[in-house]
RNA sequence: GGCCUUGUAGUCUAAUGGUAGAACAUGUCCUUGACGUGGACAAAGCCCCAGUUCGAUCCUGGGCAGGGCCA
Numbered sequence: 001g002g003c004c005u006u007g008u009a010g011u012c013u014a015a016u017g018g019u020a021g022a023a024c025a026u027g028u029c030c031u032u033g034a035c036g037u038g039g040a041c042a043a044a045g046c047c048c049c050a051g052u053u054c055g056a057u058c059c060u061g062g063g064c065a066g067g068g069c070c071a
Stems, first nucleotide, its partner, number of pairs: 001070007010024002013021001018054001026042005047063005
């Protein structure tokens, strides 16, 4: 330098052109004499820019970052 691939919550992970879901973690409440366990509820996310589209996390182009292959 070229090609491929991945990018979603604090962490890990699903989804798919039409409301983004789960688990762990966090917070509040219940339960306990207390802690833990258990239960209920809540908060929290689509890497960035542009394009296509009525509508983009998803499709297209570019960029950035991680990984791999070739040189």
About this RNA:
Predicted 3D model of a 71-nucleotide RNA (transfer RNA) from Candidatus Pacearchaeota archaeon RBG_16_35_8. Its Rfam family is "tRNA". Its family is annotated with triplet codon-amino acid adaptor activity in the Gene Ontology. RNAcentral holds the sequence, with entries from ENA.